[in-house]
Context: one part of a larger RNA
RNA sequence: UCCGGCGAGUUACGCUGGCUGGCGAGGUUAAGGACUUUAGGUCCGGAGCCGAAGGGAAACCAAGUCUUAAUAGGGCGAGUUAAGUCAGUCAGAGUAGACCCGAAACCGGGUGAUCUACCCAUGUCCAGGAUGAAGUUGCCGUAAAAGGCAAUGGAGGUCCGAACACACAUCCGUUGAAAAGGGUGGUGAUGAGGUGUGGGUAGGGGAGAAAUUCCAAUCGAACCCGGAGAUAGCUGGUUCUCCUCGAAAUAGCUUUAGGGCUAGCCUCGGUUUAGUCUGCUGGAGGUAGAGCACUGAAUUUCCUAGGGGGCGUCAAAGCUUACCGAAGAAUAUCAAACUCCGAAUGCCAGCCAGAUGAUGACCGGGAGUCAGACUGCACGAGAUAAGUUGGGUAGUCAAAAGGGAAAGAGCCCAGACCACCGGCUAAGGUCCCAAAGUACGUGUUAAGUGGAAAAGGAUGUGGGAUUUCAAAGACAACCAGGAUGUUGGCUCAGAAGCAGCCAUACAUUCAAAGAGUGCGUAAUAGCUCACUGGUCGAGAGGUCCUGCGCCGAAAAUGUCCGGGGCUGAAACACGACACCGAAGCUGUGGAAUUGACGAAUGUUAAUUGGUAGAGGAGCAUUCUUAGCGGGAUGAAGCAGUACCGAAAGGAGCUGUGGACUUCUAAGAAGAGAGAAUGCCGGA
Numbered sequence: 001u002c003c004g005g006c007g008a009g010u011u012a013c014g015c016u017g018g019c020u021g022g023c024g025a026g027g028u029u030a031a032g033g034a035c036u037u038u039a040g041g042u043c044c045g046g047a048g049c050c051g052a053a054g055g056g057a058a059a060c061c062a063a064g065u066c067u068u069a070a071u072a073g074g075g076c077g078a079g080u081u082a083a084g085u086c087a088g089u090c091a092g093a094g095u096a097g098a099c100c101c102g103a104a105a106c107c108g109g110g111u112g113a114u115c116u117a118c119c120c121a122u123g124u125c126c127a128g129g130a131u132g133a134a135g136u137u138g139c140c141g142u143a144a145a146a147g148g149c150a151a152u153g154g155a156g157g158u159c160c161g162a163a164c165a166c167a168c169a170u171c172c173g174u175u176g177a178a179a180a181g182g183g184u185g186g187u188g189a190u191g192a193g194g195u196g197u198g199g200g201u202a203g204g205g206g207a208g209a210a211a212u213u214c215c216a217a218u219c220g221a222a223c224c225c226g227g228a229g230a231u232a233g234c235u236g237g238u239u240c241u242c243c244u245c246g247a248a249a250u251a252g253c254u255u256u257a258g259g260g261c262u263a264g265c266c267u268c269g270g271u272u273u274a275g276u277c278u279g280c281u282g283g284a285g286g287u288a289g290a291g292c293a294c295u296g297a298a299u300u301u302c303c304u305a306g307g308g309g310g311c312g313u314c315a316a317a318g319c320u321u322a323c324c325g326a327a328g329a330a331u332a333u334c335a336a337a338c339u340c341c342g343a344a345u346g347c348c349a350g351c352c353a354g355a356u357g358a359u360g361a362c363c364g365g366g367a368g369u370c371a372g373a374c375u376g377c378a379c380g381a382g383a384u385a386a387g388u389u390g391g392g393u394a395g396u397c398a399a400a401a402g403g404g405a406a407a408g409a410g411c412c413c414a415g416a417c418c419a420c421c422g423g424c425u426a427a428g429g430u431c432c433c434a435a436a437g438u439a440c441g442u443g444u445u446a447a448g449u450g451g452a453a454a455a456g457g458a459u460g461u462g463g464g465a466u467u468u469c470a471a472a473g474a475c476a477a478c479c480a481g482g483a484u485g486u487u488g489g490c491u492c493a494g495a496a497g498c499a500g501c502c503a504u505a506c507a508u509u510c511a512a513a514g515a516g517u518g519c520g521u522a523a524u525a526g527c528u529c530a531c532u533g534g535u536c537g538a539g540a541g542g543u544c545c546u547g548c549g550c551c552g553a554a555a556a557u558g559u560c561c562g563g564g565g566c567u568g569a570a571a572c573a574c575g576a577c578a579c580c581g582a583a584g585c586u587g588u589g590g591a592a593u594u595g596a597c598g599a600a601u602g603u604u605a606a607u608u609g610g611u612a613g614a615g616g617a618g619c620a621u622u623c624u625u626a627g628c629g630g631g632a633u634g635a636a637g638c639a640g641u642a643c644c645g646a647a648a649g650g651a652g653c654u655g656u657g658g659a660c661u662u663c664u665a666a667g668a669a670g671a672g673a674g675a676a677u678g679c680c681g682g683a
Base pairs, nucleotide, nucleotide: 001683002682003681004680005679006678011096012095013094015092016091017090018089019088020087021086022085023084026050027049028048032044033043034042035041054061055060064076065075066074067073099237100236102234106227107226108225109224110223111222117201118200119199120198121197122196123195124194125193126191128160129159130158131156135152136151137150138149139148140147164188165187166186168185169184170183171182172181203219205215206214207213240618241617242616243615244614245613250263251262252261253260254259264369265368266366267365268364269363270362271361272360275356276355277354278353279352280350281349282348283347289341290339291338295335296334297333300330301329302328306324307323308321309320310319311318372397373396374395375394376393377392379390380389381388402413403412404411417590418589419588420587422586423585424584428580429579430578431564432563433562437577440575441574442573443572444571450566456551457550460548461547462546463545464544465543466542467541468540469539477535478534479533480532481531483508484507485506488502489501490500514529518527519526591608592607593606594605595604596603597602619672621669622668623667624666625665626664627663629661630660637656638655639654640653641652643650644649
């Protein structure tokens, strides 16, 4: 990993509701007993229970009663409708382990110191080598000592190093040779040493040169059995089929937030007669926008109370001010918690009209849901960040398959009862991959833009508007002029159009020429421009709006069309015509559900995606009862097989097998397996 078997809503009691049945103002027996053909029995047994009357705390009263001083008022009842009760069965909640498996733990009673920790008793072990304490002896020394030297001696948690003990480093081993080892080195090795045997200390206890360390491969509280099926708002699992309907991820409360309760939304039964949408009419409102009349914020100017500065014989009056400035005037702004105003939608109501056709409401049984997700729109938070977060509103997904978007929960189209090698369309497409136009008309783009991006930048190019100049000759180019007062004044070493300052709306001669547009010189000079004439001969220049392009443009597996490839397109814009394209619509045939009609076979209309979940109908397994049957001329089981049924499933035949068993009608359940890191067995 696979195969086979086993494996999870049960049972008891009372309660609530539905259905079926009995009896009915009544219904019913319990324990117990008798009989008996021993059974899913029959008959006694009326104790008791429910109902037929309520009100009150109660005494008590009673179709009334309680409250009260009350005959008042009020509460709960009666009336008129008027039904209960006992069983069976189904569903639900309750009490019990209560659908199944699963803790870590808690408590009680016992078993363990043959491992290990410490202790007690009694034994035993430590090759060899080194060092050389005290003491002693001798000599030297001294008054005697002290002291010195030599020898002797053999001390030490002394040294080196085997056994033995330990475990510091590293390599190997890591489904190991080994549930802690092996290799090479290392440490202690007469000591607080190692070790044998026997004994002691026990679980909130022991022991501990102390690490939460050890107490039998188990230790922040050992192990075994029991309480025990502890508890688990948690995780996992929960077994056949078909049909009808079909959610929620919200509100309130919660030691509550991944749990619950009630409501909301779903379903089933009953009762009832409303409901929804559109139009019309009538309402309430303070959003968008707008505005500044209020509340605030905020801009400039004027005016001015007041304040500051200056002047004032500085006391004061007074004068003055390029300072600040309330209020006021003018101007021009802003606001979710501003409003003199004020929509569109939405909301509420209504005689009415149209559409729809059971969608509404109430009562009762059963639920599930309380983590929602994304997208569009108007908002809050955030950074007008997030596949972020919070509400509102609509859609889709959730619980929805099909077609499109290359691929894709939430986008676009569209809601799958079944069959068909029929037809028409939607979104989206029509050169090839790949179904359908290498289709049509008119433009645009040259960037492979299309087929990623901003501020900003640019004689790209198309369209539009406007303005200036222009046959009295424009624009560009070429030829020529571009002067005089004057080197303007000042400044300056110099300043002559051209360092700088002042004037430059100076003047003169002119076709025209600035007290000068640049280059240049130390300053001049020189080159040029504005401006003018000529040559030429027809458009030229500026601004604005707009379509499509260009630059801006650097990232990590492989290039920003799905690919090939595409340029009077197979790109973009506009227009018009075809076609393709889905489980949509439709055609033909079939099935089911619900309603209507019908005496009925039936006809007809609508419907038939679906998770949690509600409701309905069935299939199969084992046993029991009754009945009809089958079987050695071969039962069950097993294997094969082309048959039948909408499904679960059911037959037939053949082989095997060798003794039981199908079917029909009921009943009862140890009643259906793919999942639980399920359990057992096998491969």
Description:
A computed fold for a 683-nucleotide part of an RNA from Hominiventricola aquisgranensis, annotated as large-subunit ribosomal RNA, domain II. Lineage of the source: Bacteria > Clostridia > Lachnospirales > Lachnospiraceae > Hominiventricola. Model confidence (mean pLDDT): 85 of 100.